[in-house]
Context: one part of a larger RNA
Molecule: large-subunit ribosomal RNA, domain II
Organism: Candidatus Dojkabacteria bacterium
């Protein structure tokens, strides 16, 4: 574990609803009597129930009544609509085991001490070894006490170590040799020892060198039967098919939070209105975004005639002048605010009007399920402007309960809502070198990084594009050649200090040109270099800013592994702009089923409408859930049938219906019963409940 058979909403009564029948001169029996051809069926039985009157707490009053002093109001009754009661089926609903299976537990009565715990009683067992207490005898010394030997002696919860009791460590055993054991190793063996037999103690109990230990493989309260089908706001589980609509994971409240009510969302029935939504105009409320700084708070520099404190000076102790000082206040000035507003949208949401608007909307009424919701986009609280976090939104979409294409794979992203069939045809999203359907597609461009094919600040003569400014045939930029000088070692400072530790100042000459000096160098100098300028060459060169796409920052653990792969560089990679084609269960075309409205026919009719048949519109994804039609089992009753010329089960093969399935086709097997229409009644449908029995 598989096969086979079992295995879960039943059945009394009660209200409530629907559907349908009988009455309606209101309805209707109950026990109980009669009779019968007797699990029953007529008759009888008017007690009792419902309704016919209603209001009040009632007493009582009555088409009224209650409250109230009364106006007045409440429920009623007229009008208007409406019948009512009883049976019957079907849904729900209370009690009752109430859809099946499961607790741990609580009581009551009783059976256990053949395991064990302790205790009684009476009997049993302990190899051989070691140690050598008390105590007697003795020598020997002393006066003696005593002292030291010698012998005998045989104590000890004494000591080693067998039976025998134990269970210390390990190792194997773990579907075992064993529901506790084996091996080898410990510990205890005269004792608080071990142990035959018999007795004693019992579950609100017993025993207990106390471990909640042990009381028969069972102990924080045995075991067995009984209440008893305890209870279970929990967990599994609950059987044929189709067709029509289809949710909710939210609100109050709840010893309430994984459970419940009541509403919200669903569906099914009656009833009803141009209702529900939409679009357009018209009027409203309102303080959000965004802005402001007018208050209230924060917050930046200044500025002043000012006040207040300080601090310095004065001083005739009154006070007077003064300040890189501090508060305040006024002035300008750069901000900031969920609990700031001097303003202030968009949507949205309330109304009225019009205009569309076949059913969404509204009432009443029967049946529900839900009340763990997930991401994602939007705004927003918490967090850390962290999370696949949390919370909220009278936002939105998906999934959820949705399948198909895309995204490699991938509920929640994108496309896009599957009645059915088709070897037809069109798009979406994505995509067209190969895997892999369709462009090695066109045009113009970019990038060299395998960038595409993960990432910051921050870095940088990568490299396109744009702007804008300098210098430039009066020869620029670069390289080459040559110069780069004199006053002067400017003054100061220094031990020095000569362009070139520092300070200060930084002229004027001779020039084509050359700083009181760009770097290096010297202890200073010297040396080299540079700015500047001439020649030489002969056309562009330099500096900013903004832009595109690239570089670098760039480390992880089995394996390349940060394109789904091979691969790919005027891409097969990025922009931009074009045309073609793939590409879905999307749309469309061809045939079919079905819902649900409308219309026309046909029959039939209790005129209320059923039921067909064609047509036309719109529909037919579904989880809890509601509504509706139907399949099949097993039995009744009725009518009809089949069977030894083979019934039912058994296996195969045909044929068939839109499923449950059906066949009065058929072979084989099999050997006595068994269909088919209409009604009815149910032990009426298996794949699961660590289901239950058997079976292999």
């Nucleotide at each position: 574990g598989c096969c086979u058979g079992c295995g879960a909403g039943u059945u009394a009564u009660u209200u409530u609803g629907u559907a349908u029948c009988g009455u309606u001169u209101g309805g209707u029996u109950a026990a109980g009597c009669c009779g019968u051809u007797c699990u029953g069926c007529g008759g009888u039985g008017u007690a009792g129930c419902c309704a016919u009157a209603g209001g009040g707490a009632a007493a009582c009053c009555g088409a009224g009544u209650c409250u109230g002093a009364a106006a007045g109001g409440g429920c009623g009754a007229c009008u208007c609509a409406u019948a009512a009661u009883g049976g019957u089926g079907c849904a729900a609903u209370a009690u009752a085991g109430a859809c099946c299976c499961g607790a741990a537990g609580c009581a009551a009565g009783g059976u256990g001490a053949u395991c064990u715990a302790u205790c009684c009683a009476u009997g049993g067992a302990c190899a051989g070894g070691u140690u050598g207490a008390a105590c007697c005898c003795u020598a020997u010394a002393g006066a003696a006490a005593u002292a030291u030997g010698g012998g005998g002696g045989g104590a000890g919860g004494a000591c080693c170590g067998a039976a025998c009791c134990a269970g210390u460590a390990a190792a194997c055993g773990c579907u075992u040799c064993a529901a506790a054991g084996u091996u080898u190793u410990u510990g205890g063996a005269u004792g608080a020892u071990c142990u035959g037999u018999g007795g004693a103690u019992a579950g609100c109990g017993g025993u207990u060198a106390c471990a909640c230990g042990c009381c028969a493989a069972u102990c924080g309260a045995a075991c067995c039967u009984u209440g008893u089908a305890a209870u279970a706001g929990c967990u599994g589980g609950u059987u044929c098919u189709c067709u029509c609509c289809g949710a909710a994971a939210c609100a109050g409240c709840u010893u309430u939070a994984g459970g419940g009510u009541u509403g919200g969302c669903c569906u099914c029935g009656a009833u009803u209105a141009g209702u529900a939504g939409c679009a357009c105009a018209c009027g409203g409320a309102g303080g959000u975004a965004g802005a402001g700084c007018a208050c209230u708070g924060a917050a930046u520099g200044g500025a002043u005639c000012g006040u207040u404190g300080g601090g310095g000076g004065u001083u005739u102790c009154g006070g007077c002048c003064u300040u890189a000082c501090a508060g305040c206040a006024u002035c300008c000035u750069c901000u900031c605010a969920a609990a700031c507003u001097c303003c202030g949208a968009a949507u949205g949401c309330c109304g009225u009007g019009u205009g569309u608007g076949u059913a969404a909307g509204a009432u009443c009424g029967g049946g529900a399920g839900u009340u763990a919701g997930a991401c994602u986009a939007u705004g927003g609280g918490c967090g850390a402007u962290a999370a696949g976090g949390u919370c909220c939104a009278u936002u939105g979409g998906u999934c959820g309960a949705a399948a198909g294409g895309g995204a490699a794979a991938c509920a929640g992203c994108c496309c896009a809502g599957a009645c059915u069939a088709a070897c037809a045809g069109u798009u979406a999203a994505g995509g067209u070198c190969c895997c892999u359907a369709a462009a090695u597609a066109u045009a113009u461009g970019c990038u060299a990084a395998g960038u595409g094919g993960a990432g910051a600040a921050g870095g940088a003569a990568g490299u396109g594009a744009g702007a804008u400014u300098u210098c430039u045939u009066a020869a620029a930029c670069a390289g080459c050649u040559a110069g780069g000088a004199g006053g002067u070692u400017u003054g100061c400072u220094u031990a020095g200090a000569g362009g070139c530790a520092g300070c200060a100042a930084u002229c004027c000459u001779u020039u084509a040109a050359a700083g009181a000096g760009u770097g290096c160098g010297u202890a200073a100098c010297a040396g080299c270099u540079c700015a500047c300028u001439a020649g030489u060459c002969g056309a562009g060169a330099g500096g900013u800013c903004u832009u595109g796409c690239g570089c670098c920052u760039a480390a992880a653990a089995u394996u390349u592994a940060a394109c789904g792969g091979g691969g790919c560089u005027c891409a097969a990679g990025c922009a931009u702009a074009u045309u073609a084609c793939c590409g879905a269960a999307a749309c469309u075309u061809u045939a079919g089923a079905u819902g649900u409205g409308c219309a026309a026919c046909a029959u039939c009719u209790u005129c209320g409408g059923a039921c067909g048949u064609u047509g036309u519109a719109c529909g037919u994804g579904g989880u809890a859930g509601g509504a509706g039609a139907g399949c099949g089992u097993u039995g009744u009753a009725u009518u009809u049938g089949c069977a030894u010329u083979g019934a039912a089960g058994g296996u195969g093969c045909g044929c068939u219906g839109u499923a449950a399935g059906g066949c009065a086709g058929u072979g084989c097997u099999g050997g006595a019963g068994c269909g088919a229409a209409u009604a009815c009644a149910a032990g009426u449908g298996a794949g699961a409940a660590u289901g239950c029995a058997g079976g292999c």